[in-house]
């Protein structure tokens, strides 16, 4: 300087145009003598940013911005 991959909850990870979902952590309840564990719930995400297509965009185009590879 080129080229590929990757960014989604506190963390790992799915979703490939039509209400964004799983563990695991986190609250609460049941259970226990009391804790773990183990049942049922609940909360928690303007999907890295900007701009574009689209009736509609985490998703398809483009432009950065950050990580990882790769060629010179």
């Nucleotide at each position: 300087g080129c080229c590929c991959c990757u960014g989604u909850a506190g963390c790992a990870u799915a979703g490939c145009g039509g209400u964004g979902g799983u563990g695991c952590g986190g609250c609460u309840g049941a259970c226990u003598u009391g804790u773990a564990a183990u049942c049922a719930g609940c909360a928690g995400g303007u999907c890295c940013c900007c701009g574009g297509u689209u009736c509609g965009a985490a998703u398809c185009c483009g432009g950065g911005c950050a990580g990882g590879g790769g060629c010179u």

This is a predicted structure of a 72-nucleotide RNA (transfer RNA) from a Candidatus Woesearchaeota archaeon. RNAcentral holds the sequence, with entries from ENA. Rfam family: tRNA. About the family: Transfer RNA (tRNA) molecules are approximately 80 nucleotides in length.